[in-house]
């Protein structure tokens, strides 16, 4: 100090998550040793048993029992022993120690204050004098289980009363009132005297501790706003230790609250302590201070302190005891037990030390404490070994099988010995206490005593035989746990296969998982490591430090203006804040520092510093504040002069549309995309004159004007608000902005009364349409207008609160004002105030803003904090309803959003292109047959291809073979490959059984090399490594191919803009088939493409003549043959077409038109050529390939049979439907390409497919080979025919081992559909279409199919609106899996929360009312009654009454919470239902308000925004 995570990439908001410390913790897995620490966070739940506070005989009196010895008179004494014991008394049980309920102040921390008490203690001063009276203990009676109790009687005291005496106190100055107590010691002359300690009285004072007062600070909730009668005060009394309403009479009506009163909820506060840079934010266990509290409630007593943890009294719950009559009790004390829980220990030693109580003192008691026990609960320290040691060991992993890794790790060798084990010495804690003894000072008369201090001797440890030292043996006893995608440090293999399962986010898992279980290996930490919980941080994500509000959440719809905030110049004064000094205080103990001591260290421990406050006091006076005083710029007024749709009222006006009446006039009119519903012959539309109403104000008109916002528009006129400018003049800061409050506030809408031309929610009715609750049409109500009255909401928007003031400019427009020019109309300059545009700085995440800031600054107000839920519940407030204000929370996601950027896309826009569409030809879709697909069928009908890009596709040829299918019959190291062993030649012929594979027989021949051992090649057998799969996955793949598209485009350095993604270059004008060129430009250049480079075709030249070719000479039936290479043709190599020339355009360009010329003209035509990429597009069945199955089978062999089935439906063809035609005759003209297991002439044979039979020819020479249409003659005359030519019979032929399932051919017969084909739909722009035959692959045969090739040969293109594709630019998005996107709502289902609800329970507060224990005060004087007295009383103690009250009772209230039949809605939830609302013009622009209507989204109206 930051990462992750929204997006296809970017910036940005913005929330989630993570990485760090802590922690009185828990929880799993593991667990060697000290040491310091720390240990019920829950039920303030109930506790069994023991212990925690008792000491004084130097305060009193009494006073044993047992026991042991001893005496005895045998009753008893003596000792123990005035001991143990209780008793009265006195101090102490108010302290220590628990614990955290309650309390939001009667409390706490800070500062500070007067009206107070104080035992013990310390000073000072003084006093201690002299009487009395009872009682408890003890002896008796008595009662009760018992706790205890009553009663007679004895006694004492530092218990108890009286007098005496005081310096205090009061006080009318006369007085009045008011104490005390002894003990123990020495001395002595001993009933006195004097003295020591210890004490006790009274005063004053001190220290110490407590009591009250003030001030300020001290959580949440305003969906708690008003609360309060002793409440606020005063007067008096009363009461307290003391002020006070503390309590009471009487007066006054106050007191508290938006600076938060009152109410609910929650909680002990602080020093600290955790986090954090700090500011802070959580928190309040261990130690400390202070508060409250002791089973709950309520009271008092004593006391120097209590409303008293181990005191009391009384009421209650609860537990125990019991004779049932009545008692005890109170662990929130140590320790222990139940119980609750995830969860917290031993009924331990000791009073040795520190401390506290009590005593003169020894002592005595102390679950304070100081120790031990248990617990990895925390923190800190130690060790589990150190060195060598490569044969890189075994063995696990992993592997490309070569090796890597665990790894100097082991093992083996040397070495040490902490800690632990054993043995043995041992402390410090004590320089202290105690007890005798000696000295010495002090006190004192004083050698007693007592108090100090020095010396000897005794004696004192729980911890603990610990701590620590020495000394022995032996590597010996001693390592786990998370984790490994990515944040995050660390990878691999296997086994799962959206399954089990991980996750703190993002996310992993659907057959190659670094994520999920395992192992190996590597990270991190370590006597620990995770994991969960809880708090800081990080989060600047509540922003004082330190946040925003155009559009991301966020400006109230405006304004007036309270309170509060804040506020011009100048001068004085004061000094509140302000700053400075000082002084107090800020506990200690903890953080910091510097230093000590435990071997360090944690721990302890000694100085400092620090404690940001808070109060006094002193100083300054610049700024604020206050308070005088005085100024004119802020800010207000008067006087002049302007502009205006600024309000409000009243009256007019005219154009329009309806509507009524009349006239004219006739079949129509209206409406729509098209139409229909309406209106019209009972006379509309049109049109003319006349009338009636009612709303609205054309044109001027303008990003013009005026308003605070809403809003405001015909003229005139009354009232009236603001605004503007120029000079003067007054007032002298009177301002600025505003929580609550008030007013206004479009449109809807709502009450009442009125009005209604037109328009139009509802609503009817016609279209449309799958439906149409709509759009669109006819109608048409409420409304829309007026008047009063409410309602208060809008995309009420400039999505920008109000003031002020400073920062560059141009340039329009309104409304003044000044100055110049100028003869005028008028210009230019300069100004003030408004209103647009565009821009510098500078701001912003971009967009954008930019003197009218969203820029620099200041004052005040308002809001916002992740999406959903939800502007919703519920409360409460307004309203006459609708409804509006105020405003959550459970749940539930990782996101939700702004801008901007590349793409797609769009029923957006422009621009161009193509047989895309017009414009033509000719088909297809009907008929029949042909293939080929689907489907059904079947043992099987192998398998694959699926929109365009599947379907005469793989298949250039399925009778066997092919062949992958079925069936049956067989083989199992195999049909095929390499290695090994062993025998043999191998090959070939015949015979037998079998469908065949295959098996058995029987002959025939005896390889090559040689180092003579054997090798090699062929074959049979064996073994087992392995063969071998047309299984599976084209979504693991490689190659290969389709398709966008032969479309023009797709990128790249470098530069340059931009925060970035990305732009720019590629865009813009032009031009092109074409990102082709050409200008221009922050771009400059480059690459894949484009184009040419091949190839063919069109011309021509040169070369070369056979097999070609013949002009010319011969010759012949024939270029047939001799000559001959001129031509034609071959096949090799050139020329040749470049917008090169000329005119026109165009920009002097690139290029375009048109000419010449020329065999060809603008790419001459054809062809290979196929950019970056899309389609998880196609093939594992060509072929190669990861991985997975099969291995006497999913391999291999063999026969027959299928791939050829047939209600069907679809593509692809062929052949027709005829006369542009069939038939028949005669009869011309190609080009390519093929041939030896071969083409196969001429001849003979058959009607004919053919056959005989073989000439020539491995081809410019022979053969296939006849070209067909075409054109001529003749015929046929418009019909299902002389068209068609299917189907079925016969008979045939050819190839093949084989024609039945299943070939082609031919001859004779027969002679089906069909008469040009619906919706639709296809090809083609010139040697093309149509049309007409020829040829080759494949191939034993089989071509209507596919590849070549000629002949014959057209018809149109006006154009780019429209359909389809596809390029470029631009615009929109909410799409990025990219519109076959995305996305809304109901309805159906399944969970989950939460709201209403007749009700029903808990529970806490509160009011009235009853009711009153204890016990206080009061009153009574009934009873009883030592001390005192004038003897009558006083006091006392009960009694009884009165007040006050706890508990409990009745009747209400009301807050919180729990359930609840039903019922709301909202959330989530791979594939259910309706429809298509948004997002592109989303197919009706879309939101917003508000109102009606509808299965749902949504539709209509009004009115308003552009988002």
């Nucleotide at each position: 100090a930051g990462a992750g995570u929204u997006u296809g990439a970017u910036c940005c908001u913005g929330g989630c998550u993570c990485a760090g410390a802590a922690c009185g913790a828990a929880c799993g897995c593991u667990g060697g040793c000290g040491g310091c620490g720390u240990g019920c966070u829950u039920a303030a739940c109930a506790c069994a048993u023991g212990c925690a506070a008792g000491u004084c005989u130097u305060a009193c009196g009494g006073g044993a029992a047992a026991g042991u010895u001893c005496c005895u008179u045998c009753g008893g004494g003596a000792c123990c022993g005035g001991u143990a014991c209780a008793g009265u008394g006195g101090c102490g049980g108010a302290c220590g120690g628990g614990u955290g309920a309650g309390u939001a102040a009667u409390g706490c921390a800070u500062a500070g204050g007067a009206a107070c008490g104080u035992g013990c203690c310390c000073u000072u001063a003084g006093a201690u004098g002299g009487g009395g009276a009872a009682u408890a203990a003890c002896c008796g009676a008595g009662g009760g289980a018992a706790a205890c109790c009553u009663u007679g009687g004895c006694u004492a005291a530092u218990a108890c009363c009286g007098c005496a005496u005081a310096u205090a106190u009061c006080u009318a100055c006369g007085g009045a009132c008011a104490a005390a107590a002894g003990g123990c010691g020495g001395c002595u002359u001993a009933u006195a005297g004097c003295u020591g300690c210890c004490g006790u009285c009274u005063a004053a004072g001190g220290a110490u501790c407590g009591g009250c007062c003030u001030a300020u600070g001290u959580c949440g909730c305003a969906u708690u706003a008003g609360c309060u009668u002793g409440u606020a005060g005063g007067u008096g009394a009363g009461g307290u230790a003391a002020c006070g309403g503390c309590u009471c009479a009487c007066c006054u009506a106050g007191g508290c609250a938006a600076c938060g009163a009152u109410g609910c909820g929650u909680a002990g506060c602080u020093g600290g302590u955790c986090u954090g840079a700090g500011a802070g934010g959580a928190u309040g266990a261990u130690c400390a201070g202070c508060c409250a509290c002791a089973c709950u409630g309520g009271g008092a007593c004593u006391g120097a302190g209590a409303u008293a943890c181990g005191g009391c009294c009384c009421a209650g719950a609860c537990u125990c005891c019991u004779a049932c009559g009545g008692g005890a009790g109170g662990c929130a004390g140590c320790a222990g037990u139940g119980a609750g829980g995830a969860a917290u220990u031993u009924u331990g030693c000791a009073c040795a030390a520190u401390g506290g109580g009590g005593g003169c003192a020894a002592c005595c008691c102390u679950g304070a404490u100081g120790c031990a026990g248990c617990a990895a609960c925390g923190c800190c320290g130690c060790g589990u070994g150190a060195g060598u040691g490569a044969a890189g060991a075994a063995g696990g992993c992993c592997u490309u099988g070569c090796g890597g890794u665990c790894g100097u790790a082991a093992a083996g060798c040397u070495c040490u010995u902490u800690c632990g084990c054993u043995a043995g010495g041992g402390a410090a804690a004590u320089a202290g206490g105690g007890u005798u003894g000696u000295c010495g000072g002090a006190u004192u008369a004083a050698u007693a005593g007592u108090c100090c201090g020095a010396c000897a001797a005794c004696u004192u440890g729980a911890u603990g035989g610990u701590a620590c030292c020495u000394a022995g043996a032996u590597a010996a006893g001693a390592a786990g746990c998370a984790c490994c995608g990515g944040c995050u440090a660390a990878u691999u293999u296997c086994g799962u296969g959206c399954c089990a399962g991980c996750a703190g986010c993002c996310g992993c898992g659907g057959u190659a998982a670094u994520a999920c279980g395992a192992a190996a290996g590597g990270u991190g930490c370590a006597a620990g490591c995770g994991u969960u919980g809880u708090u800081c941080g990080g989060a600047u994500u509540g922003a004082c430090u330190g946040g925003g509000c155009g559009u991301a959440a966020a400006g109230c719809g405006c304004a007036u203006g309270u309170a509060g905030g804040c506020g011009g110049g100048c001068u004085u004064g004061u000094c509140a804040g302000u700053u400075a000094g000082a002084u107090g205080u800020g506990a200690a103990a903890g953080c910091c520092c510097c230093g000590g001591g435990c071997u360090c260290a944690a721990c302890c421990u000694g100085g400092g510093a620090a404690u940001g406050g808070c109060a006094u006091c002193u100083a300054a006076u610049a700024c604020u504040g206050c308070a005088a005083g005085u100024c004119u710029u802020g800010a207000a007024u008067a006087u002049c002069u302007g502009a205006g749709a600024g309000g409000u009222u009243a009256u007019c006006g005219g154009a329009a549309u309806u509507c009524c009446a009349g006239g004219u006039g006739u079949a129509g009119c209206a409406g729509u995309g098209a139409a229909a519903u309406g209106c019209g012959u009972a006379g509309a539309u049109a049109u003319c004159u006349g009338g009636a109403g009612g709303a609205a104000c054309a044109c001027c008109a303008g990003a013009g004007g005026c308003g605070a916002a809403g809003g405001c528009g015909g003229a005139u006129a009354a009232c009236u608000g603001g605004c503007a400018g120029u000079a003067u003049a007054u007032u002298g800061a009177c301002g600025c902005u505003c929580a609550g409050a008030u007013g206004c506030g479009a449109a809807a809408g709502c009450g009442u009364g009125g009005g209604u031309a037109g328009c139009a929610a509802a609503c009817a009715g016609g279209a449309u349409u799958a439906g149409a609750u709509a759009c669109c049409c006819u109608g048409g109500u409420a409304g829309u207008c007026c008047a009063c009255g409410c309602c208060c909401u809008a995309a009420a928007c400039g999505a920008u609160g109000a003031a002020u003031a400073c920062u560059a400019g141009c340039u329009g427009u309104u409304c003044g004002g000044a100055a110049a020019u100028a003869u005028c109309c008028a210009u230019u300059u300069c100004u003030g105030a408004g209103u647009g545009g565009c821009g510098u700085a500078g701001c912003u995440a971009a967009c954008g803003c930019g003197u009218u800031a969203a820029g620099u600054a200041u004052u005040c107000c308002g809001c916002c904090u992740g999406g959903g839920g939800a502007g919703u519940a519920c409360a409460c407030u307004g309203g006459c309803a609708a409804c509006g204000g105020u405003g959550a929370a459970a749940c539930u996601c990782a996101a939700a959003g702004g801008a901007a950027u590349u793409g797609a896309c769009g029923g957006g826009g422009g621009c161009c292109c193509g047989c895309a569409c017009a414009a033509g030809c000719g088909g297809u879709g009907g008929a029949g047959u042909a293939u080929g697909u689907g489907g059904u069928u079947u043992a099987a009908u192998u398998c694959g291809a699926a929109g365009c890009a599947a379907c005469g596709c793989g298949a250039a040829g399925a009778a066997c073979c092919u062949u992958a299918c079925c069936u049956g019959g067989c083989c199992u190291u195999g049909a095929c490959a390499u290695c090994c062993c062993g025998g043999g030649a191998u090959c070939c012929u015949a015979c037998c059984a079998g469908a065949g594979a295959u098996g058995g027989u029987a002959g025939u021949u005896u390889c090559u090399c040689u180092u003579c051992g054997g090798a090699g090649a062929c074959u049979c057998g064996g073994u087992g490594a392995c063969a071998g799969a047309u299984g599976c996955u084209g979504c693991a793949u490689g190659g290969c191919u389709g398709u966008c598209g032969u479309c023009a485009g797709c990128u790249c350095g470098u530069g340059u803009u931009g925060u970035g993604a990305a732009a720019u270059g590629u865009u813009c004008g032009g031009u092109u088939a074409a990102g082709u060129c050409c200008g221009g430009c922050a771009a400059c250049g480059a690459g894949c493409g484009c184009a040419a480079c091949c190839c063919u075709u069109g011309u021509u030249c040169u070369c070369a003549g056979u097999u070609g070719c013949u002009a010319c000479c011969a010759u012949u039936a024939a270029g047939u043959u001799g000559g001959g290479c001129a031509c034609u043709c071959u096949g090799a190599g050139g020329a040749g077409a470049c917008u090169g020339c000329c005119g026109g355009u165009g920009a002097u360009a690139a290029g375009c038109c048109g000419g010449a010329g020329g065999a060809a003209g603008g790419c001459u035509g054809g062809g290979a050529u196929g950019a970056c990429g899309u389609c998880a597009a196609g093939u594992c069945c060509u072929c190669a390939u990861g991985g997975c199955u099969c291995u006497u089978a999913c391999g291999g062999c063999c026969a027959g049979g299928g791939c050829u089935a047939c209600a069907c439906a679809c593509g692809u063809a062929c052949u027709a439907c005829a006369a542009u035609g069939g038939c028949a005759g005669a009869a011309a003209c190609a080009a390519a390409c093929g041939g030896a297991u071969g083409c196969g002439a001429g001849a003979c044979c058959g009607c004919g497919a053919g056959g005989u039979g073989g000439a020539g020819c491995g081809g410019a020479u022979c053969c296939g080979u006849a070209a067909a249409a075409c054109a001529c003659u003749g015929u046929c005359u418009c019909a299902g025919u002389u068209c068609g030519g299917a189907u079925u019979g016969g008979a045939g032929u050819c190839u093949g081992c084989a024609a039945u399932u299943c070939g082609a051919c031919u001859c004779c017969a027969u002679g089906a559909a069909g008469u040009c084909g619906g919706a639709a739909u296809c090809g083609c722009u010139a040697g093309u279409a149509a049309u007409c035959g020829c040829a080759g692959a494949u191939c034993a045969g089989c071509a209507a199919g596919c590849u070549g090739c000629g002949g014959u040969g057209a018809a149109u293109a006006c154009g780019u609106u429209c359909c389809c594709g596809g390029g470029c630019c631009u615009u929109g998005u909410a799409c990025a899996c990219a519109c076959c996107g995305c996305c809304c709502g109901u309805c159906a289902a399944a969970c989950c929360a939460c709201g209403a609800a007749a009700g029903u329970g808990g529970u806490c507060u509160u009011a009235g009312c009853c009711g009153g224990a204890a016990g206080u005060g009061g009153a009574u004087c009934c009873g009883c009654u030592a001390a005192c007295c004038u003897c009558g009383g006083a006091g006392g103690c009960g009694u009884u009454c009165c007040a006050c009250c706890a508990a409990g009772g009745c009747u209400g209230a009301g807050g919180c919470u729990g359930u609840a039949a039903u019922u709301g809605g909202g959330g989530u939830u791979a594939a259910g239902u309706c429809g298509u609302a948004a997002c592109a013009a989303g197919g009706u622009a879309g939101c917003c308000g508000u109102a009606g209507g509808g299965g749902a989204a949504c539709c209509u109206g009004c009115g308003g925004c552009u988002g």
Molecule: small-subunit ribosomal RNA
Organism: Theonella swinhoei